The prediction has a mean pLDDT of 83. This is a predicted structure of a 125-nucleotide RNA (FMN riboswitch aptamer (RFN element)) from a marine sediment metagenome.
RNA sequence: AUCUUCGGGGUUAGGUGAAAUUCCUUACCGGUGGUUAAAGCCCACGAUGGAGUAUGUACAUUUUACAUACUCCAUGAAUCAGUGAGAAUCUGAUGCCGACGGUUAAAGUCCGGAUGGGAGAAGUU
Repeated sequence: AUCUUCGGGGUUAGGUGAAAUUCCUUACCGGUGGUUAAAGCCCACGAUGGAGUAUGUACAUUUUACAUACUCCAUGAAUCAGUGAGAAUCUGAUGCCGACGGUUAAAGUCCGGAUGGGAGAAGUU
C1' cells in the first nucleotide's frame, strides 16, 4: 500500500399524576489511542452540532440544492485516604458527568437519523 472481518453499554423497585422507562427516591451503563501501573471525569481522538473552501451534478453565470474531499470553531465530569520505585489509572470511601430530533410530561438508559458513520483493532496479500 491492498483487501477482509470486527468496531457502545444501560431504567430494577417504588412514589405522584389523566398522562412520565422523561419528574421525585432508588437502580443501571461507560467507545478508541496514550500515560512509569489497569482511567467515563489526566492528555488526545471519535461520535454530535455549526461554519467555510474546492470539485462535481442539477439548462448551472449569480443564487440555491445535493454529493465528495479538505479546513476551522464549539464540545461534559474527581476528590480524599492507602499500597507502591512509580497510580488523578490499582484498593477503600464519598462525589460528579453524559449530542441532536421525537414523545399525552422535561430522557445518558425508550423511539428515530442509524442495516449509517467512526477513532481504531485483528488478520490477508
Notes:
The sequence is in RNAcentral, with records from MGnify.